Description
The prediction has a mean pLDDT of 85. Small-subunit ribosomal RNA from an uncultured bacterium, 1401 nucleotides, folded computationally. Rfam family: Bacterial small subunit ribosomal RNA.
[in-house]
RNA sequence: GAGUUUGAUCCUGGCUCAGAUUGAACGCUGGCGGCGUGCCUAACACAUGCAAGUCGCGCGCGAAAGGGUAGCAAUAUCCGAGUAAAGCGGCGAACGGGUGAGUAACACGUGGUUAACCUGCCGAGAUGUGGGGGAUACCCCGGGGAAACCCGGGCUAAUACCGCAUGAUGUCUUCCGGGCGUCGGCCUGGAAGAGCAAAGCCGGGGACCGUAAGGCCUGGCGCAUUUCGAGGGGACCGCGGCCGAUUAGCUAGUUGGCGGGGUAACGGCCCACCAAGGCGACGAUCGGUAGCCGGCCUGAGAGGGUGAUCGGCCACACCGGAACUGAGACACGGUCCGGACUCCUACGGGAGGCAGCAGUGGGGAAUUUUGGACAAUGGGCGCAAGCCUGAUCCAGCCAUGCCGCGUGCGGGAAGAAGGCCUUCGGGUUGUAAACCGCUUUUGUCAGGGAAGAAAUCCUUUGGGCUAAUACCCUAGGGGGAUGACGGUACCUGAAGAAUAAGCACCGGCUAACUACGUGCCAGCAGCCGCGGUAAUACGUAGGGUGCAAGCGUUAAUCGGAAUUACUGGGCGUAAAGCGUGCGCAGGCGGUUGUGUAAGACAGAUGUGAAAUCCCCGGGCUCAACCUGGGAACUGCAUUUGUGACUGCACAGCUGGAGUGCGGCAGAGGGGGAUGGAAUUCCGCGUGUAGCAGUGAAAUGCGUAGAUAUGCGGAGGAACACCGAUGGCGAAGGCAAUCCCCUGGGCCUGCACUGACGCUCAUGCACGAAAGCGUGGGGAGCAAACAGGAUUAGAUACCCUGGUAGUCCACGCCCUAAACGAUGUCAACUGGUUGUCGGGUCUUCAUUGACUUGGUAACGAAGCUAACGCGUGAAGUCGACCGCCUGGGGAGUACGGCCGCAAGGUUAAAACUCAAAGGAAUUGACGGGGACCCGCACAAGCGGUGGAUGAUGUGGAUUAAUUCGAUGCAACGCGAAUAACCUUACCUACCCUUGACAUGUACGGAAGCCCAGCGAGAGCUGGGUGUGCCCGAAAGGGAGCCGUAACACAGGUGCUGCAUGGCUGUCGUCAGCUCGUGUCGUGAGAUGUUGGGUUAAGUCCCGCAACGAGCGCAACCCUUGUCAUUAGUUGGUAACAGUUAGGCUGACCACUCUAACGAGACUGCCGGCGUUAAGCCGGAGGAAGGUGGGGAUGACGUCAAGUCCUCAUGGCCCUUAUGCCCAGGGCUACAUACGUGCUACAAUGGCCGGUACAAAGGGCUGCUAACCCGCGAGGGGGAGCCAAUCCCAAAAAACCGGUCUCAGUUCGGAUUGGAGUCUGCAACUCGACUCCAUGAAGUCGGAAUCGCUAGUAAUCCCUGAUCAGCAGGCAGGGGUGAUACGUUCCCGGGCCUUGCACACAC
Repeated sequence: GAGUUUGAUCCUGGCUCAGAUUGAACGCUGGCGGCGUGCCUAACACAUGCAAGUCGCGCGCGAAAGGGUAGCAAUAUCCGAGUAAAGCGGCGAACGGGUGAGUAACACGUGGUUAACCUGCCGAGAUGUGGGGGAUACCCCGGGGAAACCCGGGCUAAUACCGCAUGAUGUCUUCCGGGCGUCGGCCUGGAAGAGCAAAGCCGGGGACCGUAAGGCCUGGCGCAUUUCGAGGGGACCGCGGCCGAUUAGCUAGUUGGCGGGGUAACGGCCCACCAAGGCGACGAUCGGUAGCCGGCCUGAGAGGGUGAUCGGCCACACCGGAACUGAGACACGGUCCGGACUCCUACGGGAGGCAGCAGUGGGGAAUUUUGGACAAUGGGCGCAAGCCUGAUCCAGCCAUGCCGCGUGCGGGAAGAAGGCCUUCGGGUUGUAAACCGCUUUUGUCAGGGAAGAAAUCCUUUGGGCUAAUACCCUAGGGGGAUGACGGUACCUGAAGAAUAAGCACCGGCUAACUACGUGCCAGCAGCCGCGGUAAUACGUAGGGUGCAAGCGUUAAUCGGAAUUACUGGGCGUAAAGCGUGCGCAGGCGGUUGUGUAAGACAGAUGUGAAAUCCCCGGGCUCAACCUGGGAACUGCAUUUGUGACUGCACAGCUGGAGUGCGGCAGAGGGGGAUGGAAUUCCGCGUGUAGCAGUGAAAUGCGUAGAUAUGCGGAGGAACACCGAUGGCGAAGGCAAUCCCCUGGGCCUGCACUGACGCUCAUGCACGAAAGCGUGGGGAGCAAACAGGAUUAGAUACCCUGGUAGUCCACGCCCUAAACGAUGUCAACUGGUUGUCGGGUCUUCAUUGACUUGGUAACGAAGCUAACGCGUGAAGUCGACCGCCUGGGGAGUACGGCCGCAAGGUUAAAACUCAAAGGAAUUGACGGGGACCCGCACAAGCGGUGGAUGAUGUGGAUUAAUUCGAUGCAACGCGAAUAACCUUACCUACCCUUGACAUGUACGGAAGCCCAGCGAGAGCUGGGUGUGCCCGAAAGGGAGCCGUAACACAGGUGCUGCAUGGCUGUCGUCAGCUCGUGUCGUGAGAUGUUGGGUUAAGUCCCGCAACGAGCGCAACCCUUGUCAUUAGUUGGUAACAGUUAGGCUGACCACUCUAACGAGACUGCCGGCGUUAAGCCGGAGGAAGGUGGGGAUGACGUCAAGUCCUCAUGGCCCUUAUGCCCAGGGCUACAUACGUGCUACAAUGGCCGGUACAAAGGGCUGCUAACCCGCGAGGGGGAGCCAAUCCCAAAAAACCGGUCUCAGUUCGGAUUGGAGUCUGCAACUCGACUCCAUGAAGUCGGAAUCGCUAGUAAUCCCUGAUCAGCAGGCAGGGGUGAUACGUUCCCGGGCCUUGCACACAC
């Protein structure tokens, strides 16, 4: 920095990722080289080999093999050889190498101290090294034992061992001085006394001495004593670095002293005695974990993690203990003892210690060769040569890490083939390959071939030592020898692109996309999350991205994480202020002066090992790596200085704090006394049937007299009004009145003290209610309990009762949403208003001003994630305390403490989730609120639900009962007509380029007629027949038909959750948005809210908004009035004719028709209203406030409906899921639902008569008159392509008659019979007519629907579809009713409020 909580937002907060790193492991893969690294686990057990020896110039000894000579041989002798081996002795073995078990410690780091110490070998210096003695190993002899080994006797040497001599500058004792000091002492000078040493070996040599050995002299190496040094070590001290307080007290050699012992040395290190101390909240003791550091990893840093390899220190060496030797050990490859284990054994007894190098077993995810060499570096011994050295240097194994190199380079488009994708055009793989040219690193083969090695040694030249040109030492020159690695690095040559690429990933984070397969399966996944038929997320492929001899995964650390916050966080509501106060320790502290110098600051000095890191150089061809120099090592210590600040000491000051004097307010606390109202109970009286209680009831009380009412009495508890946003108190809390005791606060002025202050871990005190203990008290109320109700239940809410308790005294408990969810104290920072207490001034006046201390409201700046806070801060700062670190588990378990108990306090982990959360936003929702609307309710009328039948649906049935539609918004819906057709379904029978389209070839005009078979589709056969265009003709073309083959057709097959289009619904509801501006961190808000008004986001006013768009309205159609124009097919007032019919002339006045206009706009008047919008009333008017009706449907919602109207992606079928055809089915039927019809009758039925419409339709049509039939209808054919003719009778209505309340003269189902019409055909399965039949049904339970005016209701008429079939649908007219109102139900709109909802109740 990113992802992840949400519809979206801001914040808080956790989880996760990208980075770097590793002694790693695992998976896939693997060309080379260089440099590093390599048992992190069992400090588990170990076979075998090696890892520490050396010195003959300390000593006594001393083989053998083998070879030579002599000899016949045995043998002798010489070399081997003073060699090997062992022993005595010296030095080393305490180094080097390994490991990290233990250790929380002076173990480590760092800085000091040692005046409290030691030091072999090494360096420098001083003195000495005289003279004696006795043993012993080896060896020999004997003996014991299985062995390891041991014992006895005997011989012998030394640089082995022991006396003696000499001796101070050393040690000790005593005495006298000097200097210094950290005052216990150190350094130094002098005097006296005491005791104490030694070893030789190897060279060289002139003189002298000696028979000789030798003495003697001299050199080297030793030895003894001693001083100094260097290096090494011991001891002590300051400071520093883990976790746990659910470890709070620990300690008897403990702390100190005196005197001893012991040590190299101080010291309770050890001992005796004496005292009673010592450590601890600055964390003792205890428990857990751990070797420490330089460093390493990470990080901007501060930090965090770590302590492999390299280096320093420590500790350990099978486990535990102990000492010996020694300069040094309490000793890895020494000793002794104990233990476990292993091995040998003759069972008596012995041996061993890989945490050295290799190696083995075991453990484990996991870690190498039983290699070479001492050539180099270093170590031990030695005079040296040299020997030893698993230290070391090399090699081997492992991609374990880092670094480097390579797997080719250039050209090469027909952009090959193949693969993949595709919109079929192409794209991509891809210059990639092929092909052409070039190069040869690496690898292979061959040849050459280093550096690492110059010292010791020899020789020579100087110098030193010396008597010396010897020796020896030292410096230079010359010479020779020495290489494990290794024929390695490197160089040269040859052939030849030849020998060499993988891994992970491709949804977002995060660079990289398509296809197929799969279908919540298989699987993926670090987090969010993918997968349920179109998966860039699974698997595969193609392609791409990243890294590359590696790449991924896992584990681990730091980072990101400011997510423990020192740098650098927080605590009103997100996690977080202890319930409150007092207060010891601690932290912090006003002002002036002087001193000091602990802190602080500055300079200097020492130290801060090397390596590492960084900088500049150098060496390997580069790099990694190695190496020289520098810087750095932020630290510690010493010292000098400064004196501002902090501290300390002293002396002051008055402003902080406190005290006194004077006032004031108050439910502050404790105790005592008193009072009235009310409830209940008791007694007496009056009085009678109820009371009480609830939503409604019941339980309960009451005729044994309740309730009510009067009087009297008892008892307990609480104190109405005042009373308040009021007062007091630290908080909890405190309320009748009076008295006593008592705490605190506020104000004013003066005086006094002189920083006495603030905060506060542990501690102490107080601490509502409930609860507990003991004893009282008990009126009312009331957990538990009982009963009655409610309810599906009701262990509740409601009711009737009722015990603890509530009250008092004393003692416990110690918790609360103990809240302002806001710790205490102090300072500073604009205001306004109210109120309580005090004061000053003022006023007639609690009138006003000022001031001070509280308590409230609003608000500037500022703060805050926002909400909000805002001089009473959540602002700006300071001091101190408490607390927080994701949610759950859990304030739980265990432990401790407290409590009589209840319980409180302190306080985890396993496991689990990717969130949990705060504030605010927009919606939706609420049995929240306010306002408003709608046939929403109410008021009415008529229905549905009951009946019969019609129709649609569910269900069940079926070969099939094709499919779709399913709350409103499916169900007389798609379907404005299923007998065939339709038709998609079923059963049979057929066809396969197809019923239909385009393209190719061939033939033929097309067409028409006939026959046979068949249920038909169809199959077979015969006959007839030529058109149109161009052209003179031949011929060609268009169109049509047939045949053939292939591309293809076809699909009412699936997916409406892949889609377009269309549609329903909320809803004709009044809403939905945008631009700019403004506000807000933001989502968003504002506008669109508010006050009015409207049918309306309609309009007006106001307003940080101003405008605009889609909606509303209007524009459109229709209807209502009039005018104009027009006047046939329409009309007929006047005139004329007349067959009496507007029939005719005539006319167009009227009606009407249909075109164009007018008209209505709150325009006018009055009132109301904000001088508005508008509302109410009125006038006029045909019509009045949208005149009525229609069309018109905003942003969107329902993954709403439709793949079966059409279009269309994907999938599926292709002699079938396509096509044709016959018959059947969609019409079936126990049943359930929806919608409509007809009724149940008298507002009616029936019969007869008489009126009045509108809107439509009509040539395969409507069909008049007339005739026939009871009728459906038939005949008939006039008229009409229609303001002319026809359908066409309108019906309710009205008039008259009849029926008289009944299953009827209501009702018409069903059934029988007879017919009509349409049609190829009415069996399944049409409509209608006539005769007969005459079912259910007497107005319909719960429930439910429609409708506000020419509406409901009621009555007919017409049309589309259509051969026929309408109770459905779409229209038309006729007759013609009720609404107080908005409390409630339903739906909707706007505002507001709550919200833990957002697929949204």